[in-house]
RNA sequence: CGCCAAAUCGGUAAUCGAACCGGGGAACCAUGCAACACCGGGGUGAAUCCGCAGGUUACCUGCUCUCAUAGCAGGCCGCGGUAGGGUGCACUUCCCACCCGAACCCGUCAGCUAACUCGGUAGGCGGCUGUGGGAGAA
Numbered sequence: 001c002g003c004c005a006a007a008u009c010g011g012u013a014a015u016c017g018a019a020c021c022g023g024g025g026a027a028c029c030a031u032g033c034a035a036c037a038c039c040g041g042g043g044u045g046a047a048u049c050c051g052c053a054g055g056u057u058a059c060c061u062g063c064u065c066u067c068a069u070a071g072c073a074g075g076c077c078g079c080g081g082u083a084g085g086g087u088g089c090a091c092u093u094c095c096c097a098c099c100c101g102a103a104c105c106c107g108u109c110a111g112c113u114a115a116c117u118c119g120g121u122a123g124g125c126g127g128c129u130g131u132g133g134g135a136g137a138a
Base pairs, nucleotide, nucleotide: 001126002125003124004123008018009017010016019121020120021119022118023117024116029111040109041106042105043104044103049081050080051079052078054077055076059075060074061073062072063071064070084100085099086098087097088096
């Protein structure tokens, strides 16, 4: 100087304020009323879903069998794709190029939702310039 994201600004001895963002929360509307099953359900976020005669039962869950060993399915790991998302170019878009397509939280509980109410403002990157240090080479 820029990028992702709500994640910035102002101020204080401290508490805060503005702005932006997220959750809970009426009426109306929506859903639903029984049975079965149960492995609950929900939130932030772009981060969902599908396939592979892949890996492994190392670990976890469920089912089945056996004296014991075990087997199957799923989670998980890997590969490929994908709903969706970002940047650049363009600039109304599209196309194209390069990427992401995670992680976490609540705790049996929450549809929407005015009033009201409770929280967040982290983190991670790229370029240029200056200064200092280290290593290596000649």
A computed fold for a 138-nucleotide RNA from a soil metagenome, annotated as c-di-AMP riboswitch aptamer (ydaO/yuaA leader). The sequence is in RNAcentral, with records from MGnify. Its Rfam family is "c-di-AMP riboswitch aptamer (ydaO/yuaA leader)". Rfam's curators write: This family represents a conserved RNA structure found upstream of the ydaO and yuaA genes in Bacillus subtilis and related genes in other bacteria. Its family is annotated with regulation of gene expression and cyclic-di-AMP binding in the Gene Ontology.